[in-house]
Context: one part of a larger RNA
Molecule: small-subunit ribosomal RNA, central domain
Organism: uncultured prokaryote
């Protein structure tokens, strides 16, 4: 270099934007770099291969041929690829009108509940468990009513529902803002796809500075349990959880399934859009693409299963795998305040 693979056996990058590169729609003309054909030159000798010859054979030596798959020049072909010129609209995009949405950011605001504080009523318990005890309570708790403070999360609606590239997003309102879908037209005219490096985003935990702190709760303390109990259970409780700014960059970051395109039986449900019928809401019929969920044919699969949202059939691009352990470790580099992350072996051993 070639090969076989990546849902669960080793293997899809957490996710997007995008540089180089790779690859790229339809038609016509030109060109001749790739491609193809022919001729000539060169491709040292030896070696290898074929046919012979010489040492008694062989190794070995030796004659001839073939080959040296290459390079250069010249002549030609023009289907395909490239380049170039012109054109097109089926890919892609733009404009206009609508639609749905927990998409993102910002400022404000609402009610229920927990806790705490003040006051009223009221009296001996409350709390907790398998059972208890620690704990709270005659300095008046628990319960109940009124008032206040403060923080965090948003019951019902709520859904195999919606939105987002992923992480993720859920009270209500304002402002700013991204994307998607859709109906017809008009426009641009291949502007496309993928994407090594690079850049951005990236749950939770953690870190820095400053706030905040109701509930919950690592650590910690006490009570139980137990042979012990550095646990499970109980009573407390600090970081943290929340906010602002800055880091960290990892997850079973999962659909364990890279992104994009084309094609390949059906059935049913659902979110959205267009049209029609009746029309007050709304209901029904029908069409359609985008999304979502379940079943299922062919096909695929080691099986399980997947099955138009493929794990089916194709072609272009990237990432990754190559027996288990050692090890996602050591060393070195890069990044980080640190924690650590990332890149990533070998000896040895089975």
């Nucleotide at each position: 270099c070639u090969g076989g693979g990546c849902g669960u056996a080793a293997a899809g990058g957490g996710u997007g934007c995008g540089u180089a590169g790779g690859c790229g729609g339809u038609u016509u003309g030109g060109u001749a770099a790739g491609u193809c054909g022919g001729a000539a030159g060169u491709g040292a000798a030896a070696u290898c291969c074929c046919c012979g010859g010489g040492c008694u054979c062989a190794a070995c030596c030796u004659g001839g041929g073939a080959a040296c798959u290459g390079c250069u020049c010249u002549c030609g072909a023009a289907a395909c690829u490239g380049c170039u010129a012109a054109a097109c609209u089926a890919g892609a995009g733009u404009a206009u009108g609508g639609u749905a949405g927990a998409g993102g950011g910002u400022a404000g605001u609402g009610g229920a509940a927990u806790u705490c504080c003040g006051g009223g009523u009221g009296u001996a318990g409350c709390g907790g468990u398998g059972a208890a005890a620690u704990g709270c309570g005659u300095a008046g708790a628990u319960a109940u009513c009124c008032g206040g403070a403060g923080g965090a999360a948003c019951a019902u609606c709520a859904g195999u529902g919606g939105c987002g590239a992923a992480g993720g997003c859920g009270g209500c309102u304002u402002c700013c803002u991204g994307g998607a879908c859709u109906a017809a037209u008009a426009c641009u005219g291949a502007c496309a796809c993928u994407g090594a490096g690079g850049c951005g985003c990236g749950a939770a935990a953690g870190c820095g500075u400053g706030g905040g702190g109701a509930g919950c709760a690592a650590a910690c303390a006490g009570g139980a349990u137990u042979a012990g109990a550095u646990a499970c259970c109980c009573u407390g409780g600090u970081a943290g959880u929340c906010c602002a700014c800055g880091c960290c960059c990892u997850a079973a970051a999962c659909g364990a399934u890279g992104a994009g395109a084309a094609c390949u039986a059906g059935c049913c449900g659902u979110u959205g859009g267009g049209g029609g019928u009746a029309u007050u809401u709304u209901a029904c019929c029908u069409c359609u693409u985008a999304g979502u969920a379940u079943c299922g044919u062919a096909g695929c699969u080691a099986a399980c299963g997947c099955a138009a949202u493929a794990a089916g059939u194709u072609g272009a691009c990237c990432g990754c795998c190559u027996g288990g352990g050692g090890a996602g470790u050591a060393c070195g580099g890069c990044c980080g305040c640190a924690a650590g992350g990332u890149u990533a072996a070998a000896a040895c051993u089975c």